[in-house]
RNA sequence: UGAGUAGUACGGAUGAUCGCGGUAGAGUUCUACUGAGGAAAGUCCGGGCUUCACAGGGCAGGAUGCUGGGUAAUACCCAGUGGAGGUAACUCUCAGGAAAGUGCCGCAGAAAAUAUACCGCCAUUUAUGGUAAGGGUGAAAAGGUGAGGUAAGAGCUCACCAAUAUUCAGGUGACUGGAUAGUUUGGUAAACCCCAUCCGAAGUAAGUCCAAAUAGGGAGAUUUUAAAGUGGUCCGCUUUUUCUCCGGGUUGGACGCUUGAGGUAAUAAGCAAUUAUUAUCCUAGAUAGAUGAUUAUCUAUAACAGAACCCGGCUUAUAGUGUUACUCAUAUU
Numbered sequence: 001u002g003a004g005u006a007g008u009a010c011g012g013a014u015g016a017u018c019g020c021g022g023u024a025g026a027g028u029u030c031u032a033c034u035g036a037g038g039a040a041a042g043u044c045c046g047g048g049c050u051u052c053a054c055a056g057g058g059c060a061g062g063a064u065g066c067u068g069g070g071u072a073a074u075a076c077c078c079a080g081u082g083g084a085g086g087u088a089a090c091u092c093u094c095a096g097g098a099a100a101g102u103g104c105c106g107c108a109g110a111a112a113a114u115a116u117a118c119c120g121c122c123a124u125u126u127a128u129g130g131u132a133a134g135g136g137u138g139a140a141a142a143g144g145u146g147a148g149g150u151a152a153g154a155g156c157u158c159a160c161c162a163a164u165a166u167u168c169a170g171g172u173g174a175c176u177g178g179a180u181a182g183u184u185u186g187g188u189a190a191a192c193c194c195c196a197u198c199c200g201a202a203g204u205a206a207g208u209c210c211a212a213a214u215a216g217g218g219a220g221a222u223u224u225u226a227a228a229g230u231g232g233u234c235c236g237c238u239u240u241u242u243c244u245c246c247g248g249g250u251u252g253g254a255c256g257c258u259u260g261a262g263g264u265a266a267u268a269a270g271c272a273a274u275u276a277u278u279a280u281c282c283u284a285g286a287u288a289g290a291u292g293a294u295u296a297u298c299u300a301u302a303a304c305a306g307a308a309c310c311c312g313g314c315u316u317a318u319a320g321u322g323u324u325a326c327u328c329a330u331a332u333u
Stems, first nucleotide, its partner, number of pairs: 001329010012298007020035006037304001041315002044313005049203004056235004061199005066080005081095001082093004096194002101192002103188003118135002120131004143161006162185002164181007207255004217246005226240004262281008
């Protein structure tokens, strides 16, 4: 200097004039403070909160799936291990079990798992026998390469290597390394299944309260041998009348509604995620739904895009300008 990898900040700024929402104070239209995001999006996860409701247990069903740690919790995050890709920095994850069982592996091929002998090679008494080395088919054909041996061949024997089993060492563990074993070896579970762990439902139009009004309406089923009771079903338990349909009235107001698993800074522990202590701050709460318009200067001439109960994640979209660390290549000193 160029090409990459992994993060991170901003995503317009500074004045003037008028306008909009909330809170507080004044008191007749003023003052002060404050007012959309890094994803507010998708509605994909996990919760808080509210109601059923102070009843549970089994079965079915569903979710997750390498190890350890973190968290309120998670399919999330951090650190590792195995595997795949890349020269590398790094990225990705279809990562429990095939020796419990069932299913599937089309066509091709002789044969696709209770796996064979088509061509070939050898022997030969010409009847046949031996063989799985070579060829062929296929994604995959009785571990791979080399040597010896053999009638010809084969783990038949040996050397090296792979998987598996046993054992020793290291590690909390996933796992890694060594030694020994030749009577040794299909794949597939994001196919059914098995194993381990976990799981109430619905939802802010949840729900609580106040005021007001109407039609103390109508019909049906049932009434302890019955009915009802927030995932399904069975048992159990609770209550005593409950449930269903049609019709009418109220379309009002307050709360929930923003002080929180909260933000920021410092210190300590930890590889880290994170936790603890101290200090400090209050930063939207609309409901016919709020932040806009004009103008001046600067500037990179600005992308994706607007809260509606709240929080923690994941995924997706994103113009441009900065900045930190690392990898590779080239040149110079």